RNAcentral holds the sequence, with entries from Ribocentre. c-di-AMP riboswitch aptamer (ydaO/yuaA leader) from Streptomyces tsukubensis, 144 nucleotides, folded computationally. The coordinates come from a structure-prediction model, not an experiment, and the mean pLDDT is 79. Taxonomically the source falls in Streptomyces (Bacteria, Bacillati, Actinomycetota, Kitasatosporales).
RNA sequence: CGUGCGCACGCGCCGAAUCCCGCAAGGGAACCGGGGAACCACCUUUUGGGGUGAAUCGGGCUCCUCCCUGUUUGAAGAGGGCCCGUAGGAGACCUUCCUGCUCCGAACCCGUCAGCUAACCCGGUAGGCGAGAGGAAGGAAAGG
Numbered sequence: 001c002g003u004g005c006g007c008a009c010g011c012g013c014c015g016a017a018u019c020c021c022g023c024a025a026g027g028g029a030a031c032c033g034g035g036g037a038a039c040c041a042c043c044u045u046u047u048g049g050g051g052u053g054a055a056u057c058g059g060g061c062u063c064c065u066c067c068c069u070g071u072u073u074g075a076a077g078a079g080g081g082c083c084c085g086u087a088g089g090a091g092a093c094c095u096u097c098c099u100g101c102u103c104c105g106a107a108c109c110c111g112u113c114a115g116c117u118a119a120c121c122c123g124g125u126a127g128g129c130g131a132g133a134g135g136a137a138g139g140a141a142a143g144g
Stems, first nucleotide, its partner, number of pairs: 011130004018029004030125006040115001048113001049110004057085005063080004068074001088104004093139007
């Protein structure tokens, strides 16, 4: 210096997912999400529709399965899988701008139903991780 395992304490990242009180149950603050008038908007509902989220929209492969056929073979179609892009999103004090690099571009939920929306109502505060940097303006903190 590197790798593996275990423990403890820090510094950080994605995300709303943090802090305080309480023996506990639970409560509060803060942040986040949904429903919900008038006005305005939309007139459009099986081609169902909608929500959280950056996570949408395409193309390719004939690799697998389904379907069809009396068998073999195999067209079209559908689904899955694997690739290549892409709207968009993330990356070490903070915000904005410029350049560049590395990544993500998922998943889940409601249940026939929801535009916006003051008052009002209802919920969440998980989980998973370890990062190239450079320049400009402003701010903050620390040190002296």